[in-house]
RNA sequence: CAGGGUGGGCGGACGGCCGCUUCCCGAAGAGUCCGUCCCCGCUCCGCGGGGGUCCGGCCUGAGGGGGGAGGAAAGUCCGAGCUCCACAGGGCAGGGUGGUCGCUAACGGCGACCGGGGCGCUCCCGCGAGGGACGCUUCAGGGAAAGUGCCACAGAAAAUACACCGCCGACCUCGGGGGCGACUCCGGGGGGCAAGGGUGAAAAGGUGGGGUAAGAGCCCACCGCCGUCCUGGUGACAGGGCGGGCAUGGCAAACCCCACCCGGAGAAAGGCCAAAUAAGACGGCGUUUGAGGUCGGCCCGGCCGAGCCGUCGGGUAGGCCGUUGGAGGCGGCAGGCAACUGCCGUCCCAGUUUAAUGGCCGUCACCGCAGGUCCGAAGGGAUCUGCGGGACAGAACUCGGCUUACAGCCCAUCCGCACGU
RNA sequence: GCGGCUGUAGCUCAACGGCAGAGCGCCACGUUGCCAACGUGGAUACUGCGGGUUCAAGCCCCGCCAGUCGCU
Numbered sequence: 001c002a003g004g005g006u007g008g009g010c011g012g013a014c015g016g017c018c019g020c021u022u023c024c025c026g027a028a029g030a031g032u033c034c035g036u037c038c039c040c041g042c043u044c045c046g047c048g049g050g051g052g053u054c055c056g057g058c059c060u061g062a063g064g065g066g067g068g069a070g071g072a073a074a075g076u077c078c079g080a081g082c083u084c085c086a087c088a089g090g091g092c093a094g095g096g097u098g099g100u101c102g103c104u105a106a107c108g109g110c111g112a113c114c115g116g117g118g119c120g121c122u123c124c125c126g127c128g129a130g131g132g133a134c135g136c137u138u139c140a141g142g143g144a145a146a147g148u149g150c151c152a153c154a155g156a157a158a159a160u161a162c163a164c165c166g167c168c169g170a171c172c173u174c175g176g177g178g179g180c181g182a183c184u185c186c187g188g189g190g191g192g193c194a195a196g197g198g199u200g201a202a203a204a205g206g207u208g209g210g211g212u213a214a215g216a217g218c219c220c221a222c223c224g225c226c227g228u229c230c231u232g233g234u235g236a237c238a239g240g241g242c243g244g245g246c247a248u249g250g251c252a253a254a255c256c257c258c259a260c261c262c263g264g265a266g267a268a269a270g271g272c273c274a275a276a277u278a279a280g281a282c283g284g285c286g287u288u289u290g291a292g293g294u295c296g297g298c299c300c301g302g303c304c305g306a307g308c309c310g311u312c313g314g315g316u317a318g319g320c321c322g323u324u325g326g327a328g329g330c331g332g333c334a335g336g337c338a339a340c341u342g343c344c345g346u347c348c349c350a351g352u353u354u355a356a357u358g359g360c361c362g363u364c365a366c367c368g369c370a371g372g373u374c375c376g377a378a379g380g381g382a383u384c385u386g387c388g389g390g391a392c393a394g395a396a397c398u399c400g401g402c403u404u405a406c407a408g409c410c411c412a413u414c415c416g417c418a419c420g421u
Numbered sequence: 422g423c424g425g426c427u428g429u430a431g432c433u434c435a436a437c438g439g440c441a442g443a444g445c446g447c448c449a450c451g452u453u454g455c456c457a458a459c460g461u462g463g464a465u466a467c468u469g470c471g472g473g474u475u476c477a478a479g480c481c482c483c484g485c486c487a488g489u490c491g492c493u
Base pairs, nucleotide, nucleotide: 003415004414005413006412007411008410009409010408012364013363014362015361016360017359018358020068021067022066023065024064025063028060029059031058033057034056035055037051038050039049040048041047042046070392074403075402077401078400079399080398081397082266083265084264085263089300090299091298092297094262095261096260097259098258099113100112101111102110103109114141115139116138117137118136119135120134122133123132124131125130142257143256147255148254149251150250151249164197165196166193167192168191171190172189173188174187175186176185177184178183205223206222207221208220209219210218224246225244226243227242228241229240230239231238232237270321271320272319273318280312281311282310283309284308285307292304293303294302328347329346330345331344332343333342334341335340366389367388368387369386370385371384372383373382374381375380422492423491424490425489426488427487428486431445432444433443434442439476447463448462449461450460451459469485470484471483472482473481
């Protein structure tokens, strides 16, 4: 240098022509629909008929102007806003979360911190077990001395420990030998042991010493563990003192226990207008002894409550709002390690309904391939010409996250072989 | 919009967390003059994909992908 890791950002630019969607302005035109104005009649303050077309609205609309996808608009996996149902009650069941502190509207998200695990031809201390430092990495990280359950195969034994090989021969006993005898030697059984071997994912603390027939927390020191007290910290925890020979294997992404959280339904929520008609027939249940409803599994309680359910026979099925100005974007300053927050300034940025945001051409930029030239010590770089290329994907009530997909480029930081110097 | 279920051999389905199996199909051999049937033997799976928990995962958990069913 190429290439790669991690974190962050971007997701072509400009011009021309032709289109799509939405909003605004609007030359001009038409109907005579509505308001308005004039006249007439009936009648009592309205109705009917005729007319005018000055003015306003409705309708059509040349032309002009403004806006028009994303970092994920996606999956719909979490959390909210909003709306309705009692503004949402009690219990059981069910679901979710799980170190601490903070951020936030909220969260299973984010930040900082704590603790554990793994790795390192790394360094320091120690006889050793081990401890510490640094760097990288990883963790769904409450509870296993409340209970239940599981731990295949192998192995003696897998949680009430246990004895295959092995070690021992103190104690009891059998057989044999030696010795006058006290006694002693050899072999076996009962027995003692759990250090060594072996099995396993895991073997009931570890190292060093003492001790013993051999051994063993049996005893001691240290390391680890448990309990307790003190100190520091908001806290998770950390450090230290004292005590205990160790009791307490692993699994809770097994049941479970503990703490905290969760009412349901979802824009087809929900509201308004228009249209439609049936007021029907039959059956069942019910009207204070309360059917049914309150979109959830059950019970209670509350509220509404005179209708409800099934079958048959029919009708309508259009439009508007909700709907985009919001926990909003950008910039600056301030606070905070950070997530984030506050203040000020500025901007308005799709709103559709099978659903617009596109196509062609040119120039430039970018990438790949081929060739040429130049530079360099080299890996390589620069430049010119020609050809080719442009990812993932697409709003559908709106936000905050997570996850997944993605051609290529940029920035920061780290690693950086061989070759060459 | 909301909710559920499934994915294992070519096909249809099994499998307490402990060596992935059955039926049909396929291949070879036997039987037959030949075929079918029958008999014997055999092959066939990264359990949809990627991670995690565990000593151990088809099974438990998470995320994707595909298929399918239901409600309004």